[in-house]
RNA sequence: AGAGUUGACUAGGCAAUCGCUGCUACCAAUAGGUAGUGGAGGAAAGUCCGGGCUCCAUAGGGCAGAGUGCCAGGUAACGCCUGGGGGACGUGAGUCCACGGAAAGUGCAGCAGAAAAUAUACCGCCGGUUUAGACCGGUAAGGGUGAAAAGGUGCGGUAAGAGCGCACCGCGCGGUCGGUAACGAGCGUGGCAGUGCAAACCCCACUCGGAGCAAGACCAAAUAGGAAUCUGUGGUUGCGGCCCGCAAUUGGAUUCGGGUAGGUUGCUUCAGGUACAUGGCGACAUGUAUCGCAGAUGAAUGAUUGUCCACGACAGAACCCGGCUUACCGGUCAACUCUCUUC
RNA sequence: GGCUGGAUGGCAGAGUGGUGAUGCAGCGGACUGCAAAUCCGUCUACGCCGGUUCGACCCCGGCUCCAGCCUCCA
Repeated sequence: AGAGUUGACUAGGCAAUCGCUGCUACCAAUAGGUAGUGGAGGAAAGUCCGGGCUCCAUAGGGCAGAGUGCCAGGUAACGCCUGGGGGACGUGAGUCCACGGAAAGUGCAGCAGAAAAUAUACCGCCGGUUUAGACCGGUAAGGGUGAAAAGGUGCGGUAAGAGCGCACCGCGCGGUCGGUAACGAGCGUGGCAGUGCAAACCCCACUCGGAGCAAGACCAAAUAGGAAUCUGUGGUUGCGGCCCGCAAUUGGAUUCGGGUAGGUUGCUUCAGGUACAUGGCGACAUGUAUCGCAGAUGAAUGAUUGUCCACGACAGAACCCGGCUUACCGGUCAACUCUCUUC
Repeated sequence: GGCUGGAUGGCAGAGUGGUGAUGCAGCGGACUGCAAAUCCGUCUACGCCGGUUCGACCCCGGCUCCAGCCUCCA
C1' cells in the first nucleotide's frame, strides 16, 4: 500500500419564524393566556421467543398437549448471551452448525437395481459336467443400478476370492490418565456386528396453568333486566382438551332487540442511564457518586426560510422491559489476519 | 394496539413426504341446415426466500399479501 475479519459508536449541522403536545410556576370564576423546560428509534417494525403487570384460586393434582435438546456458566426468564468441546469451511484473523437416542419399539426408503436391511447374485472371475449352447457349485476382488450396497488402503494368501491372515487407519468394548463436564490422550482387546431418516411416530432429560392494557379498577350517563332458541338440579361460569379439586352463582349459554358512547386510573422511576472502583477469561455481578431522559387518546414531536457540507438510508412510540429476526445511503474508531514493497 | 386463520390454473376446490385430482370457464375438433346440449382432445397452478431430507404443495424458519375477532351498561 492492497485485500479482509471481528467488535463498538453514529444516523445531516447551525440559525430564525409560525405551530402541536407533557410538566412546573404565575394570572384568571371558567375557557384560556404568559414564561420556563421536555418531546421517537437502532430498529419504535415483524409479534417470533422470554418476563414483569392485571383478572381468573395464593396458580392446585393427574392425563393429554406444546416447547427445548453437546457441556459449564450468566440472567427475572428465555429458543438469548458468554466461555469451552466436537464437526464443516477458510492460507489466516475467523465464520457456520435444530449438535441427545436408530442396539426400547413401530414406520418409511418411490423409480432403477440381483439385492434397500432376517441380505442377495445380473454381468464377471474360478472349478466341475458338456462338442457347443447350457447346467451345477464356489466367490463378492472387478463392472453395472442407485441419494445410499454390509469397513478403507496395502501386502500375504487362494482354483478364483474373501478380515481368511497381517500392518496402518476407522469402528465397538474395557481399564488408565487429564478435565467440574462435554470431551481428549494413550493402553489393552474384539476381525468388525443392525445403512439412512427422529425439522416421521416415539424414547430419555428439562421447562410450560389460561387470557391479555380493547387486561383490569373507579365515577358519571342512559334503558324494555324485553323476546326467541337450546340446556337444566347438580347445572352453569371462572376453565383452555378431559378428569379431580377450589371459588362464585341460583339459573346459564347463544342470537335478536334496547341504551350510552363521556371522564379518571392503569401510564411511565425503572431487572433505568452514565462515570469510577472491585471480582470474573467473559457474559455479568457488587459498591459509590451522579443524572431525570416522550406519555398522546382523532391521538403531539411538524412546516417555512436562510446557510454550510460529505447532499442525508431504513423508517414514526400507544402498558413496560430483555432478546431474536427482518429493513437500511453512508460515516467514524479500536483490535487482529493475509499478500506485496521498502528500510 | 392485541389475538386468530389462510394463500394450489381465469374461478371454485381435493391432495399430510415419492407422476398435483375434479368441476366450471377458455381454445380446437366431432355431431347439426345453424346453434344448444353431449362426446373427444388441449392450454394454464403449489405467494416469495432459505433449511431438513436421496426426494418437499406437504416438515421447520424468515418475509409478503389477504381475511376475521376483541369497547362499555343491562

Two RNAs folded together computationally: RNase P RNA and transfer RNA, 417 nucleotides in total. It holds a member of the Rfam family "Bacterial RNase P class A". Rfam describes the family as follows. Ribonuclease P (RNase P) is a ubiquitous endoribonuclease, found in archaea, bacteria and eukarya as well as chloroplasts and mitochondria. By type it is a ribozyme. Rfam links the family to the GO terms dimeric ribonuclease P complex, tRNA processing and ribonuclease P activity.